Small-subunit ribosomal RNA, central domain from an uncultured anaerobic bacterium, 348 nucleotides, folded computationally. The RNAcentral record of the full RNA draws on ENA and SILVA. The prediction has a mean pLDDT of 85. Its Rfam family is "Bacterial small subunit ribosomal RNA".
[in-house]
Context: one part of a larger RNA
Order: sequence, then structure tokens, then C1' cells
RNA sequence: UUGGGCGUAAAGGGUCUGUAGACGGUUUUUUAAGUCUUGUUUCAAGACUCCGACUCAAUCGGAGAAAGGGGCAAGAUACUAAAAGACUAGAGUGGUAUCGGGGUUACUGGAAUUUUUAGUGUAGGGGUUAAAUCCGUGGAUACUAAAAAGAACACCAAGCGCGAAGGCGGGUAACUAGGUACAUACUGACGUUCAGAGACGAAAGCUAGGGUAGCAAAUCAGAUUAGAGACCUGAGUAGUCCUAGCCGUAAACAUUGUCCGUUAGUUCUUCUUUAAUUUAUUAGGGAGGGAUGUUAGCAAACGCGUUAAACGGAUCGCCUGGGGAGUAUAGCCGCAAGGCCGAAACUC
Repeated sequence: UUGGGCGUAAAGGGUCUGUAGACGGUUUUUUAAGUCUUGUUUCAAGACUCCGACUCAAUCGGAGAAAGGGGCAAGAUACUAAAAGACUAGAGUGGUAUCGGGGUUACUGGAAUUUUUAGUGUAGGGGUUAAAUCCGUGGAUACUAAAAAGAACACCAAGCGCGAAGGCGGGUAACUAGGUACAUACUGACGUUCAGAGACGAAAGCUAGGGUAGCAAAUCAGAUUAGAGACCUGAGUAGUCCUAGCCGUAAACAUUGUCCGUUAGUUCUUCUUUAAUUUAUUAGGGAGGGAUGUUAGCAAACGCGUUAAACGGAUCGCCUGGGGAGUAUAGCCGCAAGGCCGAAACUC
């Protein structure tokens, strides 16, 4: 390479945008590059057929034929390609309506917590399996009032919604991106997937400056224990929060790449639309989110099953026994931590 695969056995890139590339709707005309046909030319030996030479064979010589490759010429035009033109079923733009915890910024609300101050009040409080460390007569805990601060937003809340993913839930406003439905007007294949590239990317971590209520790595102490560098308890610093900039990884998971078409139903739910009307119901349509489940099909089984792991097509990524090892080396990136790419010897 051929071939086989990637939910759980090795294997889907964290996600998207998009260049080259690959693939690409209907139709007309032209060209004839791919493609096909014919002719011609050229292609050692060997292999195949026939004849011959060494007594035979191996070996060697001669002749022939076919297939196939290259060149040239003539022709064919269905498909692919190229050029010119047309179309509207793909794709998109505009209109109307609507949806959402999509994003950014500013302002703002109440509960709780902690602290401070003032008051009432007196001996305990706290914590645990049990205790102790700890707080408290210098007045704690508890209750009341006032004030301050920071962080997070109970109920609503749901098999719910939105977002490419990461993710996003107190309220209001501004700015902004997106989806869906409905009719139709317009553009006219503008499409799909994408190596390299770019953007985004939880948490932790890093740099600088703020902030710090609660929680809490490290650390200290009390317990437990044979020991206890832990689990439990009391403290507690980074951090958690904000601004600016890095990092670029996760069980970044649905462990299931993206897009298109085709293949039973039943049922719940979100948004929307049409008709009938009872004006909130019924019957349909569309776009999502779930459940169940085949008479289908698939699968090693588990299970999947119109949201496919079914049947097909396009395209990218990835896999090829375990360990060594996501290590070493080189390179690139990073302030660092480290990341990306990524072996071999050896061994079973």
C1' cells in the first nucleotide's frame, strides 16, 4: 500500500472560524484534457507456442503469437473536467412575529455571615462517637438596636432554557450576538468538510496592582493511633473576589467528529404557526429537549434504535500487543510551573 477499525476492547482532535486540498444541485451549447475505440510505431533477455543443436535433459540457437506500457494520428462524447449561458429544490439576504439563566458594561436589592459600637443579662459557650485544644467574670454564648465589609444569589427550578465548546441563574437599563416560525421579495450553487493557520477555552497555577466577610491547600495546636506527616476538632496563610496580562490543560465525557439523504410507532415537554371555535381547548405543520420501544436493522455482549451505535454518501482526525513512556532527545511555545510534537534499546 491493500484491507480492518475508533460508545465500553487500541483509537473522535476541548470547541469553533477558515486557507490550500478533497468532494459537490438542475439544464443548454462548445472544447475534447481525463475516458473509450481504431490504425500505426517502439518495447533486451526471460516466460508461452513451434522448430533445431549438443546421444537425452539442464543449457543454447532460431521463428512466431498474445497481453500490456510509451509515442503519433484519426474518431466517439455518456460520465468527469474546462469555457460561455440559463434555472431554483441547496445556501444566503431582506420583511413580520417571537424566544432564551447567550455575551459585555453600569447601577441597584434583600436574607445570611463576620466584625465594631451601644443596651439587657449571667456563667458558661463551643465542639465531638467521646473529649480536648479554643472563647468567657477584663462580662462570653443568647436577645435587641445601629453601622461597616466582602462574597454568593434561597424559593421560582423542572427528565427546563440558551450557548460552538468551556459555560451561563437576585433585579433594572444600555449595547450586542444568535436561534426558530410565517408568508413571500431578492441573489443565483454563493455549498460541505477542512492539513497548516487563527480565535475561544473550567479549575488550579503565574506576574503587577487592589480587595479579603465566609471558606480554606500549606502551617500550628488538640484528639485518635503501635505510629498518624491523615481521616475528626480549634485556629490559619496563599488562594478563592476585582482590574490588566500570561498559562492552554481536564473523566474539556454522551468516553459517540462535522454535514447531507433514507428507514414503524407510542408518549411527555419548550418555542412557534395554521384551522375550527368554547378564548383556552381540539386537530394538524415546523424547530428543539427527553422517555419507551421494535414487526426493522445493527452489535462480542451490554445496549443503540428518526437526537442511531441502522442503511448510504462527502470529508477531517485517530488506532495497530503489554511494559519501557506520554519518558528520552531535538525543535517550537511559556516568566515559571510546564505544554505541544514524540522515539528507541531492553523486557514479557